[in-house]
């Protein structure tokens, strides 16, 4: 500085459900609740999904990839 991820520390984040709310609609947002995550932080930029009122106009980054920025440090 860059790899890499421990039955380590200190902390994070939260699927399904279930409430409340916004949206036609995927699907957001707060609460409650954890199955999981070492990028499950962010970006819709490549793919792939899914939704509407389909020449168009959204949606998911907890599906992979990719750019980016970060907590510890044992091998």
């Nucleotide at each position: 500085c860059a790899a890499c991820g421990a039955c380590a520390a200190a902390g994070g984040c939260a699927a399904a459900c279930c409430c409340g709310u916004c949206g036609c609609g995927a699907g957001g947002c707060g609460g409650g609740g954890a199955c999981g995550c070492a990028a499950a932080g962010c970006u819709a930029c490549g793919g792939g999904c899914c939704u509407c009122u389909c020449g168009g106009a959204g949606g998911c980054c907890g599906c992979c990839g990719g750019g980016u920025u970060a907590c510890c440090g044992a091998a």
Notes:
This is a predicted structure of a 75-nucleotide RNA (c-di-GMP-I riboswitch aptamer) from Rubrobacter sp. Model confidence (mean pLDDT): 89 of 100. It was read from a public genome assembly, where an Rfam model found it. Of the family's consensus pairs, 94% are formed in the model.